[in-house]
Predicted 3D model of a 90-nucleotide RNA (c-di-GMP-I riboswitch aptamer) from a Syntrophomonadaceae bacterium. Of the family's consensus pairs, 95% are formed in the model.
RNA sequence: GACCGACAAAGGCAAACCUGUUGAAAAGCAGGGGCGCAAAGCUAAAGGGUCUAACGCUCUAUCAUGAGCUAUGGCAGCCUGGCUACCGAA
Numbered sequence: 001g002a003c004c005g006a007c008a009a010a011g012g013c014a015a016a017c018c019u020g021u022u023g024a025a026a027a028g029c030a031g032g033g034g035c036g037c038a039a040a041g042c043u044a045a046a047g048g049g050u051c052u053a054a055c056g057c058u059c060u061a062u063c064a065u066g067a068g069c070u071a072u073g074g075c076a077g078c079c080u081g082g083c084u085a086c087c088g089a090a
Stems, first nucleotide, its partner, number of pairs: 004088002012037002017032006035077001041083003046080003049075003056069004
C1' cells in the first nucleotide's frame, strides 16, 4: 500500500412513523425518531431496475372528466460499475 472487517476504540449516517415545508405526483428539505448501515459518502449524462405522469400524444366523450402511453421528474437505503474516505484485530 492492496484486500479484508473484530462482541475493538473514536466518531459517522438514519428506515418506518410524526410535525412543518416545497412539489402535479413520485419524492426532496428541516426537526423529532431509530429499523438498520463499514462506504447507508458522491455519481441517475455508466448500465440495468424501479416509482411518479405535470406537459404532450391517443382513445372515450356528457366537452366536464376518465382511461392508456410517455421522463424532460425521482430513488445511490434495489443490483452492477466508477470516484473518494475514518479506524486497524485476525
It was read from a public genome assembly, where an Rfam model found it. Model confidence (mean pLDDT): 87 of 100.